[in-house]
The part of an RNA shown here (large-subunit ribosomal RNA, domain II) has 846 nucleotides and comes from Paraspathidium apofuscum. Its mean pLDDT, the model's own confidence on a scale to 100, is 80. NCBI's taxonomy places the organism under Eukaryota, Litostomatea, Haptoria, Paraspathidiidae, Paraspathidium. Its Rfam family is "Eukaryotic large subunit ribosomal RNA". Clan: LSU clan. The full RNA is in RNAcentral, with records from ENA and SILVA.
Context: one part of a larger RNA
RNA sequence: GGGCCUUAGUGGCGAUUUUGUCAAAAUGGCUUCUACCGGCCCGUCUUGAAACACGGACCAAGGAGUCUAACACGUAUGUGAGUUUGCGGGUGGAAAAACCCAUAAGCGAAAUGAAAGUGAGAAUAAGAUGGGAUGUCGAAAGACAGCAACAUCAGCCGACCCUGAUCCUCCGGUGAAGGGUUUGAGCGAGAGCAUACUUGUUAGGACCCGAAAGAUGGUGAACUAUACUUGAGUAGGGUGAAGCCAGGGGAAACUCUGGUGGAAGCUCGUAGCGGUACUGACGUGCAAAUCGUUCGUCAAACUUGAGUAUAGGGGCGAUAGACUAAUCGAACCAUCUAGUAGCUGGUUCCCUCUGAAGUUCCUCUCAGGAUAGCAGGAACAAGGUGCAGUUUUAUCAGGUAAAGCGAAUGAUUAGAGGAAUUGGGGUUCCAAGAGCCUCGACCUAUUCUCAAACUUUAAAUUGGUAAGAACCGUCAGUUUUCUUAAUUGAACUGAAGGAAGGAAUGCAUUGUUCCUAGUGGGCCAUUUUUGGUAAGCAGAACUGGCGAUGAGGGAUGAACCUAACGCUAAGUUAAGGCGCCUAAAUCCUCGCUCAUCAGACACCACAAAAGGUGUUGAUUCAUAUAGACAGCAGGACGGUGGCCAUGGAAGUCGGAAUCCGCUAAGGAGUGUGUAACAACUCACCUGCCGAAUGAAUUAGCCCUGAAAAUGGAUGGCGCUGAAGCGAGGUGCCGAUACUUAGCCAUCAGAGCAAAUGUGAGGCUCUGAUGAGUAAGAGGGCGUGGGGGUUGUGCAGAAGCCGUUGGCGUGAGCCUCGGUGGAACAGCUUCCAGUGUAGAUCUUGGU
Numbered sequence: 001g002g003g004c005c006u007u008a009g010u011g012g013c014g015a016u017u018u019u020g021u022c023a024a025a026a027u028g029g030c031u032u033c034u035a036c037c038g039g040c041c042c043g044u045c046u047u048g049a050a051a052c053a054c055g056g057a058c059c060a061a062g063g064a065g066u067c068u069a070a071c072a073c074g075u076a077u078g079u080g081a082g083u084u085u086g087c088g089g090g091u092g093g094a095a096a097a098a099c100c101c102a103u104a105a106g107c108g109a110a111a112u113g114a115a116a117g118u119g120a121g122a123a124u125a126a127g128a129u130g131g132g133a134u135g136u137c138g139a140a141a142g143a144c145a146g147c148a149a150c151a152u153c154a155g156c157c158g159a160c161c162c163u164g165a166u167c168c169u170c171c172g173g174u175g176a177a178g179g180g181u182u183u184g185a186g187c188g189a190g191a192g193c194a195u196a197c198u199u200g201u202u203a204g205g206a207c208c209c210g211a212a213a214g215a216u217g218g219u220g221a222a223c224u225a226u227a228c229u230u231g232a233g234u235a236g237g238g239u240g241a242a243g244c245c246a247g248g249g250g251a252a253a254c255u256c257u258g259g260u261g262g263a264a265g266c267u268c269g270u271a272g273c274g275g276u277a278c279u280g281a282c283g284u285g286c287a288a289a290u291c292g293u294u295c296g297u298c299a300a301a302c303u304u305g306a307g308u309a310u311a312g313g314g315g316c317g318a319u320a321g322a323c324u325a326a327u328c329g330a331a332c333c334a335u336c337u338a339g340u341a342g343c344u345g346g347u348u349c350c351c352u353c354u355g356a357a358g359u360u361c362c363u364c365u366c367a368g369g370a371u372a373g374c375a376g377g378a379a380c381a382a383g384g385u386g387c388a389g390u391u392u393u394a395u396c397a398g399g400u401a402a403a404g405c406g407a408a409u410g411a412u413u414a415g416a417g418g419a420a421u422u423g424g425g426g427u428u429c430c431a432a433g434a435g436c437c438u439c440g441a442c443c444u445a446u447u448c449u450c451a452a453a454c455u456u457u458a459a460a461u462u463g464g465u466a467a468g469a470a471c472c473g474u475c476a477g478u479u480u481u482c483u484u485a486a487u488u489g490a491a492c493u494g495a496a497g498g499a500a501g502g503a504a505u506g507c508a509u510u511g512u513u514c515c516u517a518g519u520g521g522g523c524c525a526u527u528u529u530u531g532g533u534a535a536g537c538a539g540a541a542c543u544g545g546c547g548a549u550g551a552g553g554g555a556u557g558a559a560c561c562u563a564a565c566g567c568u569a570a571g572u573u574a575a576g577g578c579g580c581c582u583a584a585a586u587c588c589u590c591g592c593u594c595a596u597c598a599g600a601c602a603c604c605a606c607a608a609a610a611g612g613u614g615u616u617g618a619u620u621c622a623u624a625u626a627g628a629c630a631g632c633a634g635g636a637c638g639g640u641g642g643c644c645a646u647g648g649a650a651g652u653c654g655g656a657a658u659c660c661g662c663u664a665a666g667g668a669g670u671g672u673g674u675a676a677c678a679a680c681u682c683a684c685c686u687g688c689c690g691a692a693u694g695a696a697u698u699a700g701c702c703c704u705g706a707a708a709a710u711g712g713a714u715g716g717c718g719c720u721g722a723a724g725c726g727a728g729g730u731g732c733c734g735a736u737a738c739u740u741a742g743c744c745a746u747c748a749g750a751g752c753a754a755a756u757g758u759g760a761g762g763c764u765c766u767g768a769u770g771a772g773u774a775a776g777a778g779g780g781c782g783u784g785g786g787g788g789u790u791g792u793g794c795a796g797a798a799g800c801c802g803u804u805g806g807c808g809u810g811a812g813c814c815u816c817g818g819u820g821g822a823a824c825a826g827c828u829u830c831c832a833g834u835g836u837a838g839a840u841c842u843u844g845g846u
Stems, first nucleotide, its partner, number of pairs: 003013003041056004057846006067204006074197006082107003088101004111118002127153004134145004155187002157184003160180003167173002207346002210343001214336006225310009236268003239264001243260007272297003277293002280291002312328001314324002349780006359372001362369002373519002375516008386507003390504002392467006402457001403455002409451003414446001416444003421441009471498002474495004479491002482489001522546004527541005551562003566743007576733003579717003585730001587729006599719001610704003614701010631688005637661003643655002667682001671680002744770009781835001783832010799819004805814003
């Protein structure tokens, strides 16, 4: 204040709020521990990350959209047909400023055309109509004047296309006046200029870090490659070339034997040089290539010192693209250079409001851009009635689904009939030719089955338009390149008249303009659909989702089901559940199921064909008191050992046929059996018994079918008149959903200053709403410094530490205690090297 009482009074009661003093504590504050419930690790690229994708041990400090120029939109301020200090000059001052001024220059005040060039008003003042802010009159109704956008006409200027009076040096030029579905970034009583700021674009290192490359100029042959010059070095053995000697043989040529001799890019092997194998040791080593044993070569194309020479698109090379200083398919150093990167990574405080796209078109386009779309912000206009992812009515459009093929086109099965025509075969007549029979073609009437690129028919869903005043009909008129045979029509103009109103529902805002970000990898589900054997495959359509999104449920989970979210309290539900884990039924009623592999809830995490005398139902057909089925018992005969065949075949190897008689019944035989018979058995008949029985098909549950590598998953335990499967019912549990109440924020609407200063950047009330990545906008917090102003501080500033307490949604702020020892803070305004968790970030520390 509202409210209540009231004697109606500046009355009484009076929650709340503010405040002095005193007092006590806990239920308050903070912290720690324990138990239970929920809970996967951040950042990032991505359709999708907890990921067996990448970065990340920890701490501190540093660390990324800046500045300049130009332009565009917007806002603010100054001035205004102008505006602007740019140079210079003057006054002034310590200086920088401040103040004053002429003249240039920029932009603007005129356009148009390629150019020569030409070049925009009216004279009752600056056109007309619609539109109307606003103003005037009026009590009102209403009347009048009408700003600016915007729309439609008309006029003027330039360009272009015609026409062409007049005049002239008549080849040609001039060009009044008149026109034109042509055209301009024009005119039509100017609106600009300057400054500041936000946002955006472009150029600059251009948000930060990062190449592989390219260029210019130098430095290197102490490593190593090769060459030259000059030096140095290389045990001990083996084999035994040429030549020579001696002896033998031979007519001779010559030859044989034994020595001697000591050649060789010969051999074994040391030093040296090298480096095969152990794929040994070592492998934060002794060592950025070493050690051990083994191995190759070892008088030479050998090893080596010093000197000299060759230099980077160059050298050198017994060639390995080897080597050229631990660097080589082009060394190293410095510079151009902060090179460029459509690519990777990172990009720093808070709250509030709105909120996407992965599609179109173009692109040497496919990891990118531009363009439209989607989105945000700002503004304007109107508030008139308008609008619509809706329905209805009316009227158009359509050729999909379906249907059809005894309708067209195309495909296609089967018989039937057939006068004529035609092909093949056969047959009659000697032939020509004719006749007849037959199989086809063909024809006729039927029949079976089909079509994305067939169709007579033909949906559903869908799309367009309309549902009125800018209307309706009547009359009249002039113009026109349109139309007509025609002043006929159409369009247009005018006049008077008719006339509140021409479906439903929903929404309160609706419409317009300007500027601009991000996006331009998408993915999933139902339905439709193309390719594919298929796919968690690839490509489309409609809608809805995820992306960008949490919550409850599906054990788990981007997308499924429910449902979208400010902070709390209470209540109620959804999906889904109710044995225990685990909140709620060991709830009620009925049926089914036994599994030595039971089963157990959409998406979904698989099982089929085929079987079962497991069990429970259903259907059809049979049999049965004239006694079935099953069980026990009896019979199961004769013609005949039927015929053929056979080595044999008597019911029973095989083939064809399959009668008759007697019977209650008994097959020229259902099996066992024999060499062949025999014997047994069955079908069939009968007795006992006394009521249902058999076959086929089908449907539930169950079983078989059913094999894989760590041990394993109805989610687990477990469950059997279920806690399984199939039904019905009642109750309960259960979300950030719904309802109610309080509070916060945003948006919208309404109201509010009468006496005296301030004020609306405020107060009060009502209602609705609140998810969010990229992105946008608004409002705040914090840091460093300058100006102004007000303050704090040695009686203790800043900083630091703390389980001091408090305020704010938050960034953060205030207070207290300790430490510390000299500066610091609030408000306002300006400037910015202004906020870190990430960048294999940089530096330091642990």